[in-house]
């Protein structure tokens, strides 16, 4: 000097997930249920719905259920083959979402990532009053261009 890892403090990112008290609680932020009016005139296991950016499509493989073909036979029928439904896995895409450190916000061209998971339990359109729930967790920063507002400094 470079690279990697770990710890502490600060800072920053995704996200509603911060803050004040501390005698089980407040403030802020976020979600759900819930009239009239309006909407739906359709829906019911082909269940339905909610949080979330996280939906949808294609292909292949596996499994499941049904149907058809198929062979001994008086009749039925296994293996096997084909089609369809549903689910899972993998791959490729995709609606959509995120990322730039003087601070905040907005916009443009690219680049790079994400495109999950969970919950309710047969049940919920919107919805004032009202009722109710959450305030976690996970991470470490891409190049620029243009304009506007605010703050700070000279």
């Nucleotide at each position: 000097a470079u690279u990697g890892a770990a710890g502490u403090a600060a800072c920053g990112c995704c996200g509603a997930a911060u803050u004040c008290a501390u005698u089980u609680g407040g403030a802020g932020c976020g979600g759900g249920g819930g009239a009239a009016c309006c909407a739906u005139u359709u829906u019911u296991u082909u269940g339905g719905g909610g949080u979330g950016a996280a939906u949808c499509u294609u292909a292949a493989g596996c499994a499941u259920a049904a149907g058809c073909g198929g062979u001994a036979u008086a009749a039925u029928a296994a293996a096997c083959g084909c089609u369809u439904u549903u689910g899972c896995u993998u791959a490729a895409g995709u609606a959509g979402g995120g990322u730039u450190a003087u601070c905040c916000u907005u916009u443009c061209u690219g680049a790079c990532c994400c495109g999950a998971a969970c919950c309710c339990g047969u049940c919920a359109g919107c919805u004032a009053a009202c009722c109710u729930c959450g305030u976690a967790g996970g991470c470490g920063u891409c190049a620029g261009g243009a304009g506007g507002g605010g703050a700070u400094g000279g």
Notes:
This is a predicted structure of a 154-nucleotide RNA (c-di-AMP riboswitch aptamer (ydaO/yuaA leader)) from a Bacillota bacterium. The prediction has a mean pLDDT of 76. The sequence was found by an Rfam model in a public genome assembly.